This is a predicted structure of a 114-nucleotide RNA (c-di-GMP-I-GGC riboswitch aptamer) from a Gammaproteobacteria bacterium. The sequence was found by an Rfam model in a public genome assembly.
RNA sequence: AAGGAUAAGGCCAUACCUGUCGAAAGGCAGGGACGGAAAGCCACGGGUCCUCGCUUCCUCCGAGAAGCCAUGGACGACACCUCGAAGGACCCUAAGACCGCCGGGCUGCCAAGC
Repeated sequence: AAGGAUAAGGCCAUACCUGUCGAAAGGCAGGGACGGAAAGCCACGGGUCCUCGCUUCCUCCGAGAAGCCAUGGACGACACCUCGAAGGACCCUAAGACCGCCGGGCUGCCAAGC
């Protein structure tokens, strides 16, 4: 320097549970270990997730309108059109989250064999 041993001493801690913070993704603390040689640090590139907005579309509801009687009223199914509400999917954008998704940057323990 490169790589990581059925080595040694240590280190971290998935899912899940509890508490707490947050609108959420998620953070922190405790328990707990699936794993990890950078599972230490940095959201820098990609990615994933959440939320707001937005485009298009779908579902559903309401109103208008068309229609009917005949002139101010009742009805108003299905389909079309317009407006509005709710829900959902996708694109884009913005704020955020994740470094235990991949890449990049910084730092670092041990030490057999080569």